[in-house]
Context: one part of a larger RNA
């Protein structure tokens, strides 16, 4: 070399389970709530069921009555009209008591008395309450009407019973009937509508993103970028809108800004004035480009062409649509004017239609609806290695390590030793960036076990140099033999304690979980504390908390046969 056997697990990104962690779905389900939008319980009211007498205070309407004060002015002049008369023995003026009103006036009764009051005439905005009519303010009596409150009554209605009947027994079993006795137009039932409990139901809770979340951003205008035409991307670097101007439009005329230097009273770094220089630096309603100098800038004086129509061109663009240099918003509903158009058998209406206008920080801005938030570690599904965690890979700006330069410190003396600004490399141990294999699974921290390899050398072993006198050290060259035991911590580390010649640094999927743990992180319980109206959440924090598995093949170890 072959081929057995009995054993270990290093590999076979082994096996086992379409990854539970992450992201994504106009995907699901639990739960909450001052998220939408309903239902339900509930509550309080109208209407029926449901009716009578009273009383009592509003409201409208009729009737008769009576109220009504600015100054002037015989006065308390509500207003309009008509009016030259009118009232009076059926009691005028005037006393006296009395009621209601009150601006000391006015009204009504009642008693005595008996014949006259009042108006047309002068002053007032407006002339007789002499006289009639009709009417406004506040008010008083009558009728009727309509809704309230409030008590009362029975006859609906509700409730009770050891009143009583029951015809063939019993009904003090539950009911039936008359009768009682409490309540009573309430209750209680059906509708209408209103307000109300996440108790209950159905949903929504946006997109971009160098993973996702918090942040920011979403439409328009100007520069860059943008590669001399146009276009042109990034959470790429700078700004700006969501309007304004009856002049900040037209037209004619006219003029020249800014700014620096030297002068001139108060006066100065700025007022206003004079001369020279610069030449566009000034201004332009606002942002920036890109233009404009007898002007696109600054004033004056007239104006409304900021008008109606033909209309050539240029530009954008999948479409629908626009534009002639941000100032903004589609459809649909609905409103207003208008219209010479349709008009359900005609004619007309309702109604649309059409032409103008108008309601949207529908700003998530091509706008899902009139109408919408948030938790899941109790959680589920379907995908993604299209996209994060752990490990490789790519990088190397972070770190490590080394050179070369030498300014300087080393009394002197850059280089015995250190060595600044600045500069190049090497590694591939930190932390990062990229998301390139792996979400039908590549177990993740630390210890335990047990390898092997680098060297940039702790320690021993040999050399150089030295600010090497020995001692002890310091640098440097060559060199992988060795490199300890315990306390506390879940720890790597870190501290500490006794040794040591010395207690090196680092790879190996931060070596090793089909090798062992399972203290630590990362389910489901529970709690503090913060936080959050809550559900619930914390690289805070505590207590607990299932580690399968008989090894096919490569590898390995020990024994055999040929």
């Nucleotide at each position: 070399c072959c081929u057995g056997c009995a054993c270990c697990u290093g590999g076979a990104c082994a096996g086992a389970a379409a990854g539970a962690c992450c992201c994504u779905a106009u995907g699901a389900a639990g739960c909450u709530u001052u998220a939408c939008u309903g239902u339900u319980c509930c509550c309080a009211g109208g209407g029926a069921u449901u009716g009578g007498c009273u009383u009592u205070g509003g409201g409208g309407u009729u009737u008769u009555c009576c109220u009504g004060c600015g100054c002037a002015g015989c006065u308390u002049a509500g207003g309009u009209g008509g009016a030259a008369g009118g009232c009076g023995a059926a009691g005028a003026a005037g006393g006296c008591c009395u009621c209601c009103u009150u601006c000391c006036g006015g009204g009504g009764g009642g008693c005595c008395c008996g014949a006259g009051c009042c108006a047309u005439c002068a002053g007032u905005g407006a002339g007789a309450u002499a006289c009639c009519a009709c009417u406004c303010u506040g008010g008083a009596a009558g009728a009727g009407c309509u809704a309230g409150a409030a008590u009362u009554c029975u006859a609906a209605c509700c409730u009770u019973g050891u009143g009583u009947c029951a015809g063939g027994a019993c009904c003090u079993a539950c009911g039936g009937g008359c009768g009682a006795a409490g309540g009573g137009a309430c209750a209680g039932u059906c509708u209408c509508a209103c307000g109300u409990a996440g108790a209950c139901g159905g949903u929504u809770u946006c997109u971009a993103u160098g993973g996702g979340g918090c942040g920011u951003a979403g439409g328009c205008c100007u520069c860059c970028c943008a590669a001399a035409a146009g276009g042109u991307a990034a959470c790429g670097g700078a700004g700006g809108c969501g309007u304004g101007u009856a002049a900040a439009g037209g037209u004619u005329u006219c003029c020249u800004c800014g700014g620096g230097c030297c002068g001139a009273a108060c006066g100065g770094a700025g007022a206003u004035u004079g001369g020279c220089c610069c030449u566009c630096u000034a201004g332009u309603g606002c942002a920036a480009a890109g233009g404009c100098a007898g002007a696109a800038g600054g004033g004056a004086g007239c104006u409304u062409g900021a008008c109606u129509g033909c209309a050539a061109g240029a530009c954008c663009c999948a479409c629908c649509g626009g534009u002639c240099g941000a100032g903004u918003g589609a459809u649909c509903c609905g409103a207003c004017g208008g219209u010479g158009c349709c008009g359900a058998g005609u004619g007309g209406a309702a109604g649309g239609g059409c032409c103008g206008u108008c309601c949207c920080u529908c700003a998530a801005c091509g706008g899902a609806u009139a109408a919408a938030a948030g938790u899941u570690a109790c959680u589920c599904u379907a995908a993604g290695g299209a996209u994060a965690a752990c490990a490789g890979g790519c990088u190397g700006a972070u770190c490590u390590u080394c050179c070369g330069c030498a300014a300087g410190a080393g009394c002197u003396c850059a280089c015995a030793u250190c060595g600044a600004c600045g500069g190049g490399a090497a590694g591939g141990u930190u932390g990062g960036g990229c998301a390139c294999c792996u979400c039908g699974a590549u177990g993740u921290c630390g210890g335990c076990u047990c390898u092997u390899c680098g060297c940039c050398a702790c320690c021993u072993a040999g050399g150089g140099c030295u600010g090497u006198a020995g001692u002890a050290u310091g640098u440097u060259c060559c060199a992988a033999g060795g490199u300890u035991g315990g306390g506390c911590u879940g720890u790597u580390c870190a501290c500490c304690c006794a040794u040591u010649a010395a207690a090196g640094u680092g790879g190996u999927a931060c070596g090793u979980g089909a090798g062992c743990u399972g203290g630590g992180u990362u389910c489901a319980g529970a709690a503090c504390g913060u936080c959050g109206u809550g559900a619930g959440a914390c690289a805070g924090u505590u207590c607990g908390g299932u580690c399968c598995a008989u090894a096919u093949c490569c590898g390995g170890u020990g024994u055999g046969g040929a």
Predicted 3D model of a 562-nucleotide part of an RNA (large-subunit ribosomal RNA, domain V) from Euclidium syriacum.
The RNAcentral record of the full RNA draws on SILVA.
It matches the Rfam family "Bacterial large subunit ribosomal RNA".
Lineage of the source: Eukaryota > Streptophyta > Pentapetalae > malvids > Euclidium.
The prediction has a mean pLDDT of 80.